Notes:
The prediction has a mean pLDDT of 81. Transfer RNA from a Candidatus Pacearchaeota archaeon, 75 nucleotides, folded computationally. Rfam family: tRNA. Rfam classes the family as a transfer RNA. From the family's description: Transfer RNA (tRNA) molecules are approximately 80 nucleotides in length.
[in-house]
RNA sequence: GGUCCCGUAGCUCAGCCUGGUUAGAGCACUACUCUGAUAAGGUAGGGGUCCCAAGUUCAAAUCUUGGCGGGACCA
Numbered sequence: 001g002g003u004c005c006c007g008u009a010g011c012u013c014a015g016c017c018u019g020g021u022u023a024g025a026g027c028a029c030u031a032c033u034c035u036g037a038u039a040a041g042g043u044a045g046g047g048g049u050c051c052c053a054a055g056u057u058c059a060a061a062u063c064u065u066g067g068c069g070g071g072a073c074c075a
Stems, first nucleotide, its partner, number of pairs: 001074007010027004020058001029045005051067005
């Protein structure tokens, strides 16, 4: 230098191909409950500009383009 993949909650990820319901799951966190106490269990709750920007569209996490970051392969 070239090709390709990935970026969504504190962490690991789904959802994207096929645009439209309030953006989700597990773990973690907070409160309460349970216990002699802790863990486990139960109930409830908080936490996201979906990496950034622009474009297309009535409507974008999802499509297009550029940028940034990470990774694999080739040279």
NCBI's taxonomy places the organism under Archaea, Nanobdellati, Candidatus Pacearchaeota. The sequence is in RNAcentral, with records from ENA.